[in-house]
RNA sequence: GGCCCGGUGGCGAAGUGGCAACGCAGCGGUCUGCAAAACCGCGACCGCGGGUUCGAAUCCCGCCCGGGCCU
Numbered sequence: 001g002g003c004c005c006g007g008u009g010g011c012g013a014a015g016u017g018g019c020a021a022c023g024c025a026g027c028g029g030u031c032u033g034c035a036a037a038a039c040c041g042c043g044a045c046c047g048c049g050g051g052u053u054c055g056a057a058u059c060c061c062g063c064c065c066g067g068g069c070c071u
Stems, first nucleotide, its partner, number of pairs: 001070007010024003018054001026042005047063005
C1' cells in the first nucleotide's frame, strides 16, 4: 500500500430500509424487622462527516479506530 471483518447503553450482544431486542451491572420501587432473593420500572438516536430516500443503525462515498490476510 491492497483486500476482508468489525465499531450499537457502563459491559456483552441482536437488529441489515419504517423511528433500537435480550443478558449482566447501575438506579428507583414493591416485599422484608434489616438484608438477600424475587418481581415491577428507568436509561443508547447506533464511531465521525457527507449522499440516496417520504423515511437510514440498516444502502452508497470519504475519514478515524480495532482485528485478520496478501505483498
Predicted 3D model of a 71-nucleotide RNA (transfer RNA) from a Candidatus Shapirobacteria bacterium. It matches the Rfam family "tRNA". Rfam links the family to the GO term triplet codon-amino acid adaptor activity. By type it is a transfer RNA. The organism belongs to Candidatus Shapironibacteriota, within Bacteria. It was read from a public genome assembly.